[in-house]
Context: one part of a larger RNA
Parts: sequence; structure tokens; C1' cells
RNA sequence: CUAUGGUUAAGGAACUCGGCAUAAUGGCUCCGUAACUUCGGGAGAAGGAGCGCCCUGGCUGGUCAUCAAACAAGCGUUGAGAGCCAGCUGGGGCCGCAGUGAAACGGCCCAAGCGACUGUUUACUAAAAACACAGGACUCUGCUAAGUCGUAAGACGACGUAUAGGGUCUGACGCCUGCCCGGUGCUGGAAGGUUACGAGGAGGGGUUAGCCUUCGGGCGAAGCUCUGAAUCUAAGCCCCAGUAAACGGCGGCCGUAACUAUAACGGUCCUAAGGUAGCGAAAUUCCUUGUCGGGUAAGUUCCGACCUGCACGAAUGGCGUAACGACUUGGGCGCUGUCUCAACCAUAGACUCG
Repeated sequence: CUAUGGUUAAGGAACUCGGCAUAAUGGCUCCGUAACUUCGGGAGAAGGAGCGCCCUGGCUGGUCAUCAAACAAGCGUUGAGAGCCAGCUGGGGCCGCAGUGAAACGGCCCAAGCGACUGUUUACUAAAAACACAGGACUCUGCUAAGUCGUAAGACGACGUAUAGGGUCUGACGCCUGCCCGGUGCUGGAAGGUUACGAGGAGGGGUUAGCCUUCGGGCGAAGCUCUGAAUCUAAGCCCCAGUAAACGGCGGCCGUAACUAUAACGGUCCUAAGGUAGCGAAAUUCCUUGUCGGGUAAGUUCCGACCUGCACGAAUGGCGUAACGACUUGGGCGCUGUCUCAACCAUAGACUCG
């Protein structure tokens, strides 16, 4: 010096990103116990008191030696009850610094954020505010169900049947969930436009029996063959509606009130519609350590407000919320070698010799 353990004057978080780590609390009995609350909780809230050993009483319970009574005479019933054991409760006494004398054995409170909760998770750096969840909603599915696996047979769904099953979103509970269907998606519609395969076969080409010929060639039926216009023709798309707890979206400029300021009000442009309730410097606020208040001697954090929301906002849920949390943040009490500031002791190393 390192590791592990022990002790420490005075102070007691001044340490530090942060009370990390230590210390402290601790059991049983009794007293007592707030806000809030979903009336269950919160709660072991908090905060107090007692606790050992010896002697001696009382009460209750268990067990039961023994004794008694009457009879229905029994492996019966009823009553009394020593001893022993357990618990509760008195009186007297004894010792120590200390009596749950060792060990086992909650620290507590206040406020805020997030998530309702118990649970689940990155086996080996993350346990959480992430996932799940009960509850809510939308949507698909009428049974050979939808959906899924498989080339198929077949299987699951389900030996279920819409109070069922699949998918998606949200996430207890309370109060609620505004406006927009123009775009994208989905559902419905079928008048019109467009449109594939296919049907169709107007027309055209090749070949040549034959015919014509200036002998160079020309025309050319049927058949075969290569093409091929009009016309008919589905879904889809265009189109018309609906639908946002579907994907999503939810404005700008100018003026105006008898101090000033502000603008209930007016004008104008644009839009599918211009953000409602609630919340708001927030797990969201750049400017920003915003401003005011609280807490501190002093507070970029924290709490309460304000609203100028760079860039909250309503099931990509909004705002609250008792209980819960090895979650996160701020404050306090207790406690301490975390620190002021270090010291000593023990053990094992380190070091020396072998």
C1' cells in the first nucleotide's frame, strides 16, 4: 500500500453526479396513529412505554392421581380435586453500563414525475417509464367460418358456433374523448369513360389449278397458310357516396375601447377543416438559470403559479387519481469515518530471508 473485519475525540452530509457505502432501526406485549381514500386501505403510519433473575399470591385453561354421590350397575353419569404443564395478572426482593444482554431481527417522513396494480424482459453490461394485464373500442368471420400451416391429402381454429373465434389500437378506476372525408386506405354503388384473355372475321399477304402474254411476264378460283379492322366482353381504374377509437390533419395578415396596455369586436386572404375541453418552461420550452412566489445564509435542480405552447392536446388517447414500485426527482428527521482529517488494531497478501 491492497483486501476483509473492528474501534474512534469534536462536528454530523461540510463528501459526492447522487447519503454510493457505512451506521442506525429491528423481536413480542400494550398505548397511540395524520392527510388522503376506490371505504378495502393508508398502517408495523408516525410517536411512546414495558421486557432479566429469585421468592410469594390470585385467576383461567389443559392433563389428571385420588375421593364422593345417586342409579338405569356401565369401557357409564355427575361433583370435588392434589400434582404437573401453559397463559394472564399482583406483591416483595437481587444484580449489571446494558435484561428481544449473543444470534436471528423494518430506518422513517413530506412532495412531485411515470406506470393503475401482482406479473414479464435484453441467459453473459439495461428490470425500466419498456412488455403484459383486467377493462374499452373498431373491424373481419354464418360454419366446409374467418385466419394459420402445408405442393397436396390433411391439420389447427374447435369436437368451439357471433355472450364464439381471428386481427388492430388503447390500457384499472373517475371525468371525458371536440372539428376535418380534400389526400391515402377501407366499405358500398353502378349510369357513363377506359380496359385483358377470349369470341368475331371486314380486309390484306404467300402458294397455284387455270387464263392471258409482246414469252420478259401478268392476272389468279378452291384448298392450305400468315395476318387481321369493326363489334361483343369482367374485375380494376376514372367516377358517385359513406367512413377518423381507419392512416392522418387541425392557418395567416391588418385594424379597433375616453391614460397606457390589451382586444370581447371588425375587415381580408387561404383551407377539407383551422386545436374544443383539459393541461402547459412539461420525460415536451430553443431563446432559458423565462418571470413571480416557496424552501436555503446562499437553489442552472425541486415545488406552486403565470402563458410569450421554437415544437401539448384528446384511445399514436387528454386530464386527474387511493393503493402499489430493488423506477426517477427534490426536501427533512434519525444515523453515521462519506467528509473536515485522519489514527489505531486484527487477519491475509505485498516486502526481507529461506
About this RNA
A computed fold for a 354-nucleotide part of an RNA from an Actinomycetota bacterium, annotated as large-subunit ribosomal RNA, domain IV. Rfam family: Bacterial large subunit ribosomal RNA. The RNAcentral record of the full RNA draws on ENA. The coordinates come from a structure-prediction model, not an experiment, and the mean pLDDT is 88.